Predicted 3D model of a 74-nucleotide RNA (transfer RNA) from an uncultured Eubacteriales bacterium. Its Rfam family is "tRNA". Rfam's curators write: Transfer RNA (tRNA) molecules are approximately 80 nucleotides in length. The coordinates come from a structure-prediction model, not an experiment, and the mean pLDDT is 81.
[in-house]
RNA sequence: GUACCCGUAGCGAAGCUGGAUAUCGCGUCAGACUCCGACUCUGAAGACCGUGGGUUCGAAUCCCGCCGGGUACG
Numbered sequence: 001g002u003a004c005c006c007g008u009a010g011c012g013a014a015g016c017u018g019g020a021u022a023u024c025g026c027g028u029c030a031g032a033c034u035c036c037g038a039c040u041c042u043g044a045a046g047a048c049c050g051u052g053g054g055u056u057c058g059a060a061u062c063c064c065g066c067c068g069g070g071u072a073c074g
Base pairs, nucleotide, nucleotide: 001073002072003071004070005069006068007067010026011025012024013023019057028044029043030042031041032040050066051065052064053063054062
């Protein structure tokens, strides 16, 4: 340099052919339980989806540029 893949809460992932108020696990916080903890149970907070545009009535999902990471080739 070229090609391909990836970029979603603190961490890890889902989100199939565009249609809601973005889902799950771990973790965090609060409560219950306990003599106190742990475990377990219940509840809550937390991302507007790398970034900037475009298409569309509507985009995490399609298209383009850029940024970052990875793989292969040169």